A computed fold for a 352-nucleotide part of an RNA from Candidatus Jacksonbacteria bacterium RIFCSPHIGHO2_02_FULL_44_25, annotated as large-subunit ribosomal RNA, domain IV. The full RNA is in RNAcentral, with records from ENA and SILVA. Lineage of the source: Bacteria > Bacteria candidate phyla > Candidatus Jacksoniibacteriota. Its Rfam family is "Bacterial large subunit ribosomal RNA". Rfam links the family to the GO terms structural constituent of ribosome and ribosome.
Context: one part of a larger RNA
């Protein structure tokens, strides 16, 4: 200078993103005394305040012993006396209060930068599942898991304690039921249309014949094509369904001041945001306005409500307890500071 530990006069957060860090507080001894709120357990060790050493003396529960009488020892209490700045003298795990957001809660979590408002959770709701392989799952398969269980059971999905609750839309997508019609594969069917192409017969040439050759016509059978017509699930179609995915408007006009608009009118739309909350973990503008705390307050509390761009189990709002959470305020207290001094040890430094 640095690190670790300590001590300061006045002042106390004026330090800082932020009381971070250090300090302080008997640190769940006695006593008194305890509030708002509550889910009547709690909140609470709430806060708060007083005591705590040794001597003596009184009277004394209980213990022990003893048949008893009595003896011994004795927590609490009452008095009085003494010593010190101080008597839980030392060491030693809580600093308190008030308001507010989020998650009820205890629990979990990124081994090694996040510990939380994120994940669980008990409780609430939906879908699947009827058993000779339950539905899910793990396996080419055998076999297993679910389970030596049986819908008060297994699975899966959202939501998350508890309290009041939980609107509207089924047009789109998704699921379920439905089956009359239309659509439609492979498969069946096989019309036609090609290819070759035995036999048959005819013409013509040659030949005495037998027959050869050329042409023309018939055409089995083998190969190709492959229509009609049938042919299920799907899908078109008709329902139903939000604690399935999801979605929840615009313009313009209107009361006897003004302003606003209960009201109207138009136009879209599947319906056009209910009830609660609201510049919110969500408010851009924005330090929105009011009002409160402060000498002064972009943050905080309480109101409004013009919600860029909350909203009702992607759950709405409140909620007693609870949190090594966040946010804001007070008390106490401190070297956080104003402003720096000093002490102690380990570097650093210099020698070796």
């Nucleotide at each position: 200078c640095u690190c670790u530990g300590g001590u300061u006069u006045a002042g106390g957060a004026a330090c800082u993103c932020g009381g971070c860090a250090a300090a302080a507080c008997a640190a769940c001894g006695g006593c008194c005394g305890u509030a708002a709120c509550u889910u009547c357990g709690g909140g609470a060790u709430a806060a708060g305040g007083c005591c705590u050493c040794c001597c003596c003396c009184c009277a004394a529960a209980g213990c022990u012993u003893g048949c008893a009488a009595g003896a011994g020892u004795g927590a609490a209490g009452g008095g009085g006396g003494g010593c010190g700045c101080a008597g839980u003298a030392a060491a030693c795990g809580a600093u308190c209060u008030c308001a507010g957001g989020c998650g009820a809660c205890u629990g979990u979590u990124u081994a090694c930068c996040a510990a939380a408002a994120a994940c669980a959770c008990a409780g609430g709701u939906c879908c699947c599942u009827g058993c000779u392989c339950a539905a899910a799952c793990c396996g080419a398969a055998a076999g297993g898991u679910g389970a030596g269980g049986u819908a008060u059971a297994g699975g899966g999905g959202c939501u998350g304690a508890c309290c009041c609750c939980u609107g509207g839309c089924c047009a789109g997508u998704g699921u379920c039921c439905g089956a009359a019609g239309g659509u439609u594969a492979a498969g069946g069917g096989g019309a036609u249309g090609g290819g070759u192409g035995a036999u048959u017969u005819c013409c013509g040439a040659c030949g005495c014949a037998a027959g050869u050759c050329g042409g023309g016509a018939u055409g089995a059978g083998c190969c190709u094509u492959g229509a009609a017509c049938u042919g299920a699930a799907g899908c078109c179609c008709g329902g139903a369904u939000g604690a399935a995915c999801g979605c929840c408007g615009g313009c313009g006009a209107u009361a006897a001041c003004u302003a606003u608009a209960a009201u109207c009118g138009u136009c879209c739309u599947a319906a056009g945001g209910u009830a609660g909350c609201g510049a919110a973990a969500u408010u851009c503008c924005u330090u929105g306005u009011c009002g409160g705390g402060u000498a002064a307050g972009u943050u905080c509390c309480g109101a409004c409500c013009c919600g860029c761009a909350c909203g009702a189990a992607u759950g709405g709002g409140g909620u007693a307890a609870c949190g090594g959470u966040c946010u804001g305020a007070g008390a106490a207290c401190u070297c956080u500071c104003u402003c720096a001094a000093c002490c102690a040890g380990g570097g650093a430094c210099u020698c070796g």